Notes:
Large-subunit ribosomal RNA, half B from Goniochloridales sp. WTwin 8/9 T-15m6.8, 1157 nucleotides, folded computationally.
[in-house]
Context: one part of a larger RNA
RNA sequence: UUAUGGUAAAGGAACUCGGCAAAAUGACUCUGUAACUUCGGGAGAAGGAGUAACUUUUUAUGGGUAACCAUAAAAAGUUGGCACAGAAUCGGGGGUAGCGACUGUUUAGUAAAAACACAGGUCUCUGCUAAUUCGUAAGAAGAUGUAUAGGGACUGACACCUGCCCGGUGCUGCAAUAGUAAGGGGAGAGGUUUUGGCUUCGAACUUAACUACCAGUAAACGGCGGCUGUAACUCUGACGGUCCAAAGGUAGCGAAAUUCCUUGUCGGGUAAGUUCCGACCUGCAUGAAUGGUGUAACGACUUCCUCGCUGUCUCUACCAUAAUCUCAGUGAAAUUGAAAUAUCUGUGCAGAUGCAGAUUAUCUACAGCUAGACGGAAAGACCCUGUGCACCUUUACUAUGUUUAUACAUUGCAAGACAAAAAUUUUUGUCUAGUCUAGGUGGGAGCUAAGGCAUUCUUGGAAAACCACUCGUAAAUUUUUGUCUUGCUCAUUCUUUAUGAAGACAUUGUAUAUUAGGUAGUUUGACUGGGGCGGUGAUCUCCUAAAAAGUAACGGAGAUGUACAAAGGUAGGUUCAUCGGGUAUUCCCCCGAGUAGAGUGUAAUGGCAUAUACUUGCUUAACUGUAAGAUGGACACAUCGAACAGGAACGAAAGUUGGUCAUAGUGAUCCGGUGGUUCCGUGUGGAAGGACCAUCGCUCAACGGAUAAAAGGUACGCCGGGGAUAACAGGCUGAUGACUCUUAAGAGUCCCUAUCGACGGAGUCGUUUGGCACCUCGAUGUCGGCUCAUCACAUCCUGGAGCUGAAGGUGGUUCCAAGGGUUCGGCUGUUCGCCGACGAAAGUGGUACGUGAGCUGGGUUUAGAACGUCGUGAGACAGUUCGGUCCCUAUCUACUGUAGACGUAAGAAAAUUGAAAGGACUAGACCCUAGUACGAGAGGACCGGGAAAAGUGGAUCUAUGAUAUGCUGGUUGUUUUAUCAAAAGCACGGCCGGAAAGUUACAUCCAUCUUAGACAAUUGCUGAAAGCAUAUAAGCAAGAAUCUAUCCUUAAGAUUAAUUUUCUACAAAAAAACGUGAUAGAUUAUUACGUAGAUAGGCUUUGGGUGGAAGAGUUGUAAAACUUGUAGCUGCAAAGUACUAAUUUUUUUUUUUGAUU
Repeated sequence: UUAUGGUAAAGGAACUCGGCAAAAUGACUCUGUAACUUCGGGAGAAGGAGUAACUUUUUAUGGGUAACCAUAAAAAGUUGGCACAGAAUCGGGGGUAGCGACUGUUUAGUAAAAACACAGGUCUCUGCUAAUUCGUAAGAAGAUGUAUAGGGACUGACACCUGCCCGGUGCUGCAAUAGUAAGGGGAGAGGUUUUGGCUUCGAACUUAACUACCAGUAAACGGCGGCUGUAACUCUGACGGUCCAAAGGUAGCGAAAUUCCUUGUCGGGUAAGUUCCGACCUGCAUGAAUGGUGUAACGACUUCCUCGCUGUCUCUACCAUAAUCUCAGUGAAAUUGAAAUAUCUGUGCAGAUGCAGAUUAUCUACAGCUAGACGGAAAGACCCUGUGCACCUUUACUAUGUUUAUACAUUGCAAGACAAAAAUUUUUGUCUAGUCUAGGUGGGAGCUAAGGCAUUCUUGGAAAACCACUCGUAAAUUUUUGUCUUGCUCAUUCUUUAUGAAGACAUUGUAUAUUAGGUAGUUUGACUGGGGCGGUGAUCUCCUAAAAAGUAACGGAGAUGUACAAAGGUAGGUUCAUCGGGUAUUCCCCCGAGUAGAGUGUAAUGGCAUAUACUUGCUUAACUGUAAGAUGGACACAUCGAACAGGAACGAAAGUUGGUCAUAGUGAUCCGGUGGUUCCGUGUGGAAGGACCAUCGCUCAACGGAUAAAAGGUACGCCGGGGAUAACAGGCUGAUGACUCUUAAGAGUCCCUAUCGACGGAGUCGUUUGGCACCUCGAUGUCGGCUCAUCACAUCCUGGAGCUGAAGGUGGUUCCAAGGGUUCGGCUGUUCGCCGACGAAAGUGGUACGUGAGCUGGGUUUAGAACGUCGUGAGACAGUUCGGUCCCUAUCUACUGUAGACGUAAGAAAAUUGAAAGGACUAGACCCUAGUACGAGAGGACCGGGAAAAGUGGAUCUAUGAUAUGCUGGUUGUUUUAUCAAAAGCACGGCCGGAAAGUUACAUCCAUCUUAGACAAUUGCUGAAAGCAUAUAAGCAAGAAUCUAUCCUUAAGAUUAAUUUUCUACAAAAAAACGUGAUAGAUUAUUACGUAGAUAGGCUUUGGGUGGAAGAGUUGUAAAACUUGUAGCUGCAAAGUACUAAUUUUUUUUUUUGAUU
């Protein structure tokens, strides 16, 4: 020093985030018991009384033949003690609010809760081969159950209730219309062909679920408004207007587990209340089964108050035990570049044991303590980064299990209806004219049994009988195909195995469509004065850009993602903006001045009047094929271009023209389309396909374009890295901040400067908020408190001064001054702040916002949970709320102590000096001077003197208290000593009363005194420079709690090692060892003593303590009392006494070596 226990005077939560921890309560009997209530509770509510032993009496029950015994209870009397549930076991109570109804469950190892569950409520699915679930399947659970059953979801007892919205997203329904796959269908087209064919593409039409559409549904997911006017003071707005919406939040509750502002306002409680309770309503951002509001009972839940109680505290003390320490034995660990490991100031990758300078320091250990070694531990979990990982989510992307539907197969026999197609047989065909209902074409002068019909004629675009073919219409029959309905039984399925049920459905397979975070794989970009949010990303112009070119920034300004058939080409002509004059109300017109002040489609810059501007005519060079040579560029690519050939436009011609005054108006490659071409063509010929020329399709705008196709969360997180990059601290800076100076407009009745001081100016500091990103990410622990401090001074008090708008008193302001001091509480995690009270004052800052290898852990900042808000969601919030593991045995330095070695020129024993260092340094009230000076009064001093308390510190234990591990006594339970008696052990020393010594504070005593010297601000004397003045230049003074001494302590390792006295010479001096010890002590050391001895123990006596022993006797029925007897016992105290042990002894040092000259 720590741990575990024990006890504490006075106070009693003042401690603290918080009564944490401890204390207290505790058993049984009797009594008594509130609000509230679901009438069960609450309740052991609360509160109060009794309890031992002995004697007597009575009652009840049971047993016994009975005497009587056992158990339980009552009454009366007596006895002892501080205390009678005497020890041990063994509820603290009450009030208020929140949440959850309850008992239960949970994060094995930081969260026990308000989370989960729960009975109850509601919705929904499911008719049995059930739904749902597991499984590839067989099969199984559901269930040997059957809608009072089973599955899923939400809510969460009970009471009162549960409003409005179906627009969105889901779910359900409907089947009319529309869209839609494979399949069916096959008009038509391509290729090829030996014209038989083969092959490719393929329109209409047909066809399901689904989607659209239309409805329903909120105890489905969810949602539930603005603006504005208005009432006889003001305020408010019952009332009105208007916009929007699917509907605009109803009942309730409300600064709440929800309220930011906020410590809202009022009330209560307190001396004082950021918490708490009751209200208000301005609800940032309450609200009705994501349930709303209440609620008795319950809770190791959370909040506040209170009684009791206490070492939590004021303020600590003592005791016990176990460690720590010494010795003996045994014997780890982390760590460790190497170490010969100091302080200050500076420097430096920006906080140095190691560098520079100065200072300090003989050498070596031990016990302690943690300020540092950016101490140890763990390749930082925060932050960023990685074309890292994992898991989770979803209306990210892409798949897929599943669901549903269609087609075909498994798959057979029939009937009916309908539809389509084909064939056969029939039917039918009216513009007008023509006798008339002329389908068309060809043949045709006859045909017919008969009647008759035609030819002819007439009309007409067409002429008829008869035959053949054929078109459209309608019907019937047959065949084929398809759809729908129905039946059958033989496939197949089920089962109670039967004369059953079901049945070509279902099942299963393939194809197709649908559904699809159930599952899976992935993506979710960059720059960035950290990251995120915001902004940006390609191109053009200017400045920055430093007179070649080029040149960055999340530097400063702008523009582009085109336009134009003329706004192009050419030839000719003209001169603009603005101003003056004439005419003129204005316009128009004329004259003059006019270097561009205009215009040039568009930004800016550079150009342009000989015009590139404006205008007129004619036109298409806004051509084809090429291109020497240059310029820019890493490349890709971009730009300029004379000239040649062809064919043109304009111009008389020379000539000009390959778009536009120039510089923006854009996109590589792949892939695909279209047109063209003397190209290739997988045996040959073709074709398919490709190539070449032209051209089209990208806000591929993240614009040199990762893919045709991609969003989020992680606080459950993980890995690799980074001090290349943030949060803390340091550093640099000093905008901001603080402080100072200066100027002095003004305020101050007058008057700048008693006091205050604008607009400005100049600095200092490194305490604020920042900027930068320099050390540290193979770790520099972060707010506040506690503890312990230390420094600065820009001084809060105390001290000394100047000025005052200073009468006194109280003040204001400034100067000097850092010696000392600078409080206790209420609220809050708070620093801060507000409040209560005292006080001389309740200072400002630095020290890694001092101090976590010193403590705490309330806040912040992991994992659980809830509210509000945001988000579809996973989740998120410098929003709130409840809960939530703080490791380290000290090697070095530093510091506090204690020793040893050597030195100090011989060895010792004593006594001193004091270089140096440290400590201490306080202030108020009262009395006297004096009710004086001053003042009209009210009031009211300086200076000086006195005495008692406070704070702080040191010492001490006589007294007052505390403590007491056995000094004494009392007493409970139990065991033992055979028993009685008397004792002993155990139960916290069992509990309880008292207490010597020692140690202590709450106690006592003392100190904080005084006096010099030198100074600060300030004030003087004399006095020149400078005939004056001047405290200064020479000289002489005064002057503060400051400084130096005085006071106390350490102190010659003060290596500068000091001084004095005495002893020692070969036998003595001195010391050590050894032993008995304590006034000493971790060990060492110190100190007393060692037989010539009281050092310790023992013994005797005494003191002090306790409080009347045992035994015996007497009294009493007994418990017990009294006498013997101020008895017995008695730790560390005192005196005496050698009984025991300190026996005998041993060792070391000291003179002739060495050093110097």
Annotation: Rfam family: Bacterial large subunit ribosomal RNA. Taxonomically the source falls in Goniochloridales (Eukaryota, Sar, Ochrophyta, Eustigmatophyceae). A source record names the gene rnl. The coordinates come from a structure-prediction model, not an experiment, and the mean pLDDT is 84.